RNA sequence: GAAAGAGGUCGCAAUUUUUAAGAGUACUAUUUUUAAAAGCGGAUAAUUGUAAAAAUAGGAAAGGAAAAAUUGCCGAAAUUGAAAAGAAAAUCUGUAACUUUUCAAUUGGGCUAAUGCAAAACAUGUAUUAGACUGUCACAAAAAUGUGGAGUGCUUUC
Numbered sequence: 001g002a003a004a005g006a007g008g009u010c011g012c013a014a015u016u017u018u019u020a021a022g023a024g025u026a027c028u029a030u031u032u033u034u035a036a037a038a039g040c041g042g043a044u045a046a047u048u049g050u051a052a053a054a055a056u057a058g059g060a061a062a063g064g065a066a067a068a069a070u071u072g073c074c075g076a077a078a079u080u081g082a083a084a085a086g087a088a089a090a091u092c093u094g095u096a097a098c099u100u101u102u103c104a105a106u107u108g109g110g111c112u113a114a115u116g117c118a119a120a121a122c123a124u125g126u127a128u129u130a131g132a133c134u135g136u137c138a139c140a141a142a143a144a145u146g147u148g149g150a151g152u153g154c155u156u157u158c
Base pairs, nucleotide, nucleotide: 001158002157003156004155005154008074011073012072013071014070015069016068017067018066019065027058028057029056030055031054032053033052034051035050039095040094041093042092043091044090077107078106079105080104081103082102083101084100085099086098108134109133111131112130113129114128115127116126117125118124136149137148138147139146140145
């Protein structure tokens, strides 16, 4: 330098099917009333219109989650920042959030708890901190074990 492997029965991620919740919510129609609204800021048009509220009649979906199956894998993957492109909203413009790609940085792995953010949610995800557990290497020890490090690592073969 190359190739192949290991950590775990909750290793990581994706796809499909089913299910619960989302929710009697958004939205549509009719009637009435009100006002200058649409993620946020600025500007503008329309009153035969737009938006909001109430009543009546209808009435979803997505993201996320659980189970099963299949597939790809072991920086698997996740998060943050920057750049580019896309999409969305009445129109234009600035910007937040969203999706994809590239680059850089951090994190060995999952679990529990607290706090923050996201989300309809007390489901769940994610970041930080703490705790025990677990795998790996190094050091110490007669041993049981203890301490410490990080995956750009560790083991095997050539």
The RNA shown here (Lysine riboswitch aptamer) has 158 nucleotides and comes from a mouse gut metagenome.